[in-house]
RNA sequence: CCCGACAAAGGCAAACCCAGCGAAAGCUGGGGGCGCAAAGCCACGGGUCUACCGUGACCGCACGGUCACAACGACGGCCGGGCCGCCGAAG
Numbered sequence: 001c002c003c004g005a006c007a008a009a010g011g012c013a014a015a016c017c018c019a020g021c022g023a024a025a026g027c028u029g030g031g032g033g034c035g036c037a038a039a040g041c042c043a044c045g046g047g048u049c050u051a052c053c054g055u056g057a058c059c060g061c062a063c064g065g066u067c068a069c070a071a072c073g074a075c076g077g078c079c080g081g082g083c084c085g086c087c088g089a090a091g
Base pairs, nucleotide, nucleotide: 002091003088004087011036012035016031017030018029019028020027021026034077040083041082042081044080045079046078047075048074049073054069055068056067057066058065059064
């Protein structure tokens, strides 16, 4: 350094519930604990999700609405990449 144990110490916290924020995806706090050796940090590449706004089509026009497309929004607990890092048996 690779690696990661029915190891030690400590850490994080899925679903679900409550409160708040948001148009939504989702986020924050509390409870909870499925899991996690980077489930620490960074949206850089891919992917996924959402669609207030925007564009187009349609409902004959308007109003109102429906559908499609579409991140600059979101997800780091989807994969890759970058940065940093605790502990330590076997190999």
Molecule: c-di-GMP-I-GGC riboswitch aptamer
Organism: Symbiobacterium thermophilum